[in-house]
Molecule: transfer RNA
Organism: Coriobacteriia bacterium
RNA sequence: GGGACCAUAGCUCAAUGGCGGAGCAGGGGACUCAUAAUCCUUUGGUUGGGGGUUCGAAUCCCUCUGGUCCCACCA
Numbered sequence: 001g002g003g004a005c006c007a008u009a010g011c012u013c014a015a016u017g018g019c020g021g022a023g024c025a026g027g028g029g030a031c032u033c034a035u036a037a038u039c040c041u042u043u044g045g046u047u048g049g050g051g052g053u054u055c056g057a058a059u060c061c062c063u064c065u066g067g068u069c070c071c072a073c074c075a
Stems, first nucleotide, its partner, number of pairs: 001071007010024004018055001026042005048064005
C1' cells in the first nucleotide's frame, strides 16, 4: 500500500428493511434459623461518529475512528 471481517445494555452475544432482545451481572421479593443455590419480579441502549437512500435503517450505500486477520512491499 491492497483486501476481508467486526463495533448493539456493565460483560458475552442475538435481531430476514417493519415495536431493540436473551443469558450473566445489578435492584427488589419469595424460600431458609442464616448463607449459598433455586424461583418470581424489575432497572439498564443516541445500535462506535458523521452523512445518504427509504413511508420506515442495528440492518442498504458513502466516509471517518477503533479492533482482528490475510496479501504485497521495504529492511